[in-house]
């Protein structure tokens, strides 16, 4: 980096460093010297893989719960909204479903 495949309106911030940008991209809308982005320590969120527990099923597995031990993800605003396409309207709104992106697992 590409495939497959699940999720993606809940959740969870404090300090040190640093010092201009940052929220993938475009649009628009927002954050930000009352210090953003990064990045360090701590702490937390959530429960995707393992692991262990407890149930059925059934046999060395599967399925469901629980738990938070272990890899990973996270921790402004629904994945901020919105790009496409279908309904919808005089035009918006709005609704559904793809396209993008992200996280996990699994494969090349």
């Nucleotide at each position: 980096u590409u495939c497959u495949u699940a999720u993606c309106a809940c959740g969870a911030g404090a300090g040190g460093c640093g010092g201009a940008g940052g929220g993938a991209c475009u649009g628009g809308c927002c954050c930000u010297a009352c210090g953003a982005u990064g990045u360090c320590u701590c702490g937390g969120c959530a429960g995707c893989g393992g692991g262990c527990u407890c149930a059925u099923u059934a046999c060395u597995a599967a399925u469901g719960a629980g738990u938070g031990c272990u890899g990973u993800g996270c921790c402004a605003a629904a994945u901020c909204c919105a790009g496409c396409a279908a309904g919808g309207u005089u035009a918006c709104a709005c609704u559904u479903g793809a396209u993008a992106g992200a996280u996990g697992a699994g494969a090349a």
The RNA shown here (SAM riboswitch aptamer (S box leader)) has 108 nucleotides and comes from Pontibacillus salipaludis. Taxonomically the source falls in Pontibacillus (Bacteria, Bacillota, Bacilli, Bacillaceae).